[in-house]
Context: one part of a larger RNA
RNA sequence: UGACGGGGGUCCGCACAAGCGGUGGAGCAUGUGGUUUAAUUCGAUGAUACGCGAGGAACCUUACCUGGUCUAGAAUGCUGAGGGAAUGCUUCUGAGAUGUGGUAGUCCUUCGUGACGGUUAGCAAGGUGCUGCAUGGCUGUCGUCAGCUCGUGCUGUGAGGUGUUGGGUUAAGUCCUGUAACGAGCGCAACCCCUGUCGUUAGUUGCCAGCGCGUGAUGUUGGGAACUCUAAGGAGACUGCCUGUGCAAGUCGUGAGGAAGGUGGGGAUGACGUCAAGUCAUCACGGCCCUUACGUCCUGGGCUACACACGUGCUACAAUGGGCGGUGCAGAGGGUAGCGAGUUCGUGAUCCUGAGCCAAUCUUUAAAGUCGUUCUCAGUUCGGAUUGGAGUCUGCAACUCGCCUGUGUGAAGCUGGAUUCGCUAGUAAUCGCAGAUCAGCCAUGCUGCGGUGAAUACGUUCCCGGGCCUUGUACA
Numbered sequence: 001u002g003a004c005g006g007g008g009g010u011c012c013g014c015a016c017a018a019g020c021g022g023u024g025g026a027g028c029a030u031g032u033g034g035u036u037u038a039a040u041u042c043g044a045u046g047a048u049a050c051g052c053g054a055g056g057a058a059c060c061u062u063a064c065c066u067g068g069u070c071u072a073g074a075a076u077g078c079u080g081a082g083g084g085a086a087u088g089c090u091u092c093u094g095a096g097a098u099g100u101g102g103u104a105g106u107c108c109u110u111c112g113u114g115a116c117g118g119u120u121a122g123c124a125a126g127g128u129g130c131u132g133c134a135u136g137g138c139u140g141u142c143g144u145c146a147g148c149u150c151g152u153g154c155u156g157u158g159a160g161g162u163g164u165u166g167g168g169u170u171a172a173g174u175c176c177u178g179u180a181a182c183g184a185g186c187g188c189a190a191c192c193c194c195u196g197u198c199g200u201u202a203g204u205u206g207c208c209a210g211c212g213c214g215u216g217a218u219g220u221u222g223g224g225a226a227c228u229c230u231a232a233g234g235a236g237a238c239u240g241c242c243u244g245u246g247c248a249a250g251u252c253g254u255g256a257g258g259a260a261g262g263u264g265g266g267g268a269u270g271a272c273g274u275c276a277a278g279u280c281a282u283c284a285c286g287g288c289c290c291u292u293a294c295g296u297c298c299u300g301g302g303c304u305a306c307a308c309a310c311g312u313g314c315u316a317c318a319a320u321g322g323g324c325g326g327u328g329c330a331g332a333g334g335g336u337a338g339c340g341a342g343u344u345c346g347u348g349a350u351c352c353u354g355a356g357c358c359a360a361u362c363u364u365u366a367a368a369g370u371c372g373u374u375c376u377c378a379g380u381u382c383g384g385a386u387u388g389g390a391g392u393c394u395g396c397a398a399c400u401c402g403c404c405u406g407u408g409u410g411a412a413g414c415u416g417g418a419u420u421c422g423c424u425a426g427u428a429a430u431c432g433c434a435g436a437u438c439a440g441c442c443a444u445g446c447u448g449c450g451g452u453g454a455a456u457a458c459g460u461u462c463c464c465g466g467g468c469c470u471u472g473u474a475c476a
Base pairs, nucleotide, nucleotide: 001476002475003473004472005471007470008469009468010467011466012465013464015460016459019423020422021421022420026315027314028313029312030311031310032309033308034306035305042053043052064301065300067298068297070295077123078122079121080120081119084116087104088103089102090101092099107114126290127289129288130287131286135284136283137279138278139277140275142273147186148185149184150183151182152181153162154161155160166177167176168175192267193266194265195264197235198234200232201231202230203229207224208223211222238261241255243253244252317416321375322374323373324372325371326370327369333364334363335362338357339356342353382413387408388407390405391404393402429452430451431450432449433448434447435446
């Protein structure tokens, strides 16, 4: 000087408390461990691994296993040699990769040869093999915590100190004041984006107040530029004003005006560093290793196994509910190998046909809600696992191993021990919708979007984590 203390002081955080809803019990989905296996490819392991890499494992992917192949090789460039246009169709063999034939075709040309495909020789390849403790890059975490430093000066023999400490204050090393310090940098804040209010400009594909015309009905038609909206550019909030508090300043409390009030709400933004944290399997790269194989092509299998254990979720256990019928209201996205209105057959998944749309134009029933009715507390008209027939769709192909539909079957489960998690407002809870990936889909995941919409916070004694000052130390 740090670090640590079941030392002290002080401050903060959904840290506790006050509340609301979960987890842990059940069934299933998914990830992991373990076990099994020819293989169950690899990585991630307290917080900071475990719906994580994977934002799509039937083949492919695929890295693993079985068996069958190739050896200048599955890609690209260049050089030499020799022979052929390229390419299309097709026989046989085989699981396929591959091997073997047949046939059509006979290119351009500056006549050197060129383009293209194959053979051969070479310069060269290939490796998801090892080392993240050789590395770059990227990332997690402490933590959006308020800290981390430097120049000059002063001080100490020196390591160092001072500044950065003290008194107030703040979300903040934020600001004020004091002061052997005076300044500065990286962080904080602001500048950026979305959202909340109002003008201006613009008016189609969006809008329809007033006017006219018209319909069974619909901004549908003439028209309008008000309103909504769209999207450019502005205004607006700064403790600016009043008052109280404070020696002063900084501030804090209250009020007015205002759409909004003291950082308005949300996002992006992550200092010096820590964990030899993670990643050699995104990529790059040093070293080591393989080179008729640890490279490469193909078939089939595996990554989906299953006495079990754990994490994360979904669905429930019902009447604030289940069923049936009527009815009402979003936002944000996607769409041409696409979205598909309407229509035919079908109980349905879906299928047939197909208007419109490269989209403010066309396309996508929101659901909880509400009205009526039924069930009447039961393992039930709750719950839907499991499973037998029958089908639809995608795709060469759904056996291992896809989703969906209809019918039959109708398991556990009656609110969950110790424990443990999230959340302070348009939040929790609850309800649906969309998108990426994607032929299809194991999505209950993830990322967004809107609808309905609470309770509680006395307070900081305690648990956990952190900041500052101080103290002790046999630790560095």